This is a predicted structure of a 263-nucleotide RNA (Bacterial large signal recognition particle RNA) from a Planctomycetota bacterium. The gene name in the source record is ffs. RNAcentral holds the sequence, with entries from ENA. Lineage of the source: Bacteria > Pseudomonadati > Planctomycetota. The model forms 93% of the base pairs in the Rfam consensus. The prediction has a mean pLDDT of 76. It matches the Rfam family "Bacterial large signal recognition particle RNA". Rfam describes the family as follows. The signal recognition particle (SRP) is a universally conserved ribonucleoprotein involved in the co-translational targeting of proteins to membranes.
RNA sequence: CCGUGCUGGGUGGGGAGCUAGCGGUUCCCUGAACCUGCAAACCGCUAUAGCAGGACCGAUCCCCGACCGAGGUCUGCUCGCUCACUGGAAAGACUGGACACGGGACGUUGAAGGCUGGGUCCCAUGCGGCGGAGAGUUGUGAACCGGGUCAGGCGGGGAACCGAGCAGCCCUAAGCAAAUUUCUCCGGGUGUUGUGGGACUGCCUGGCUGGAGUUACCGACCCGGGUGGACCUUUGAGUGAGGAAUCGACGAAGGGCGCACGG
Numbered sequence: 001c002c003g004u005g006c007u008g009g010g011u012g013g014g015g016a017g018c019u020a021g022c023g024g025u026u027c028c029c030u031g032a033a034c035c036u037g038c039a040a041a042c043c044g045c046u047a048u049a050g051c052a053g054g055a056c057c058g059a060u061c062c063c064c065g066a067c068c069g070a071g072g073u074c075u076g077c078u079c080g081c082u083c084a085c086u087g088g089a090a091a092g093a094c095u096g097g098a099c100a101c102g103g104g105a106c107g108u109u110g111a112a113g114g115c116u117g118g119g120u121c122c123c124a125u126g127c128g129g130c131g132g133a134g135a136g137u138u139g140u141g142a143a144c145c146g147g148g149u150c151a152g153g154c155g156g157g158g159a160a161c162c163g164a165g166c167a168g169c170c171c172u173a174a175g176c177a178a179a180u181u182u183c184u185c186c187g188g189g190u191g192u193u194g195u196g197g198g199a200c201u202g203c204c205u206g207g208c209u210g211g212a213g214u215u216a217c218c219g220a221c222c223c224g225g226g227u228g229g230a231c232c233u234u235u236g237a238g239u240g241a242g243g244a245a246u247c248g249a250c251g252a253a254g255g256g257c258g259c260a261c262g263g
Base pairs, nucleotide, nucleotide: 001263002262003261004260005259006258009057010056011055012030013029014028015027016026020046021045022044023043024042034054035053036052037051038050062256063255064254067251071247072246073245075243077242078241079240080239081238082237083236084235087232088231092227094225095224096223097222101219102218103217104215105214106213113209114208115207116206117205118204119203120202121198122197123196124195125194126193127191128190130187131186132185133184134183135182137178138177139176140175146171147170148169149168154163155162156161
């Protein structure tokens, strides 16, 4: 140096999550990544940390410490955005008051103010009207138990005559009906109505006086109230970017490279 057989080893690794911890199943990243069975209220194992069974390769494969860095995790760090909450301020919207500066309106066809009459309001009452009740008026109204007259018939009597009395006719009581012309009483959210009294100057209106203001509709100024999804601020949640920390695939460079036999 070559060949053969072994051995270490390889046929993926990593992050999150789970776990006392490790590995797997799960999700994600990376990557050219053997097969079968098991597993999330999970499965297997114990620092040599998947188990069980099978297959294949096998020593520049592999091992070591630094590098790079996909991607993930984490953060009592910084900044931005969204939402909720705490507090605050004043400009403005809105709003109360005051004033009478400007505009408007009314006013010499007479403002404010003053005097006075009436109405509006309340009470009583007259009259009218309306409604109700009663009386009165008219009609009707009793098989017998209301009245009058009582044919016929009945009873009494020797007779004259007497008696009771149905129907009919007339009248009437209670009742029923009608008319409202009359009278009486009662009532009212009754009246372009009369009279008397009260209340009140609030409003409307007439008259007299007076002789220039009145009003507060708009704006300005002043004193307050008040507050939004806008502003500032406190706290919390979510989210994005950056930083720090941490794990780290893939990759690249460096170092190391086993045993036995034969030629």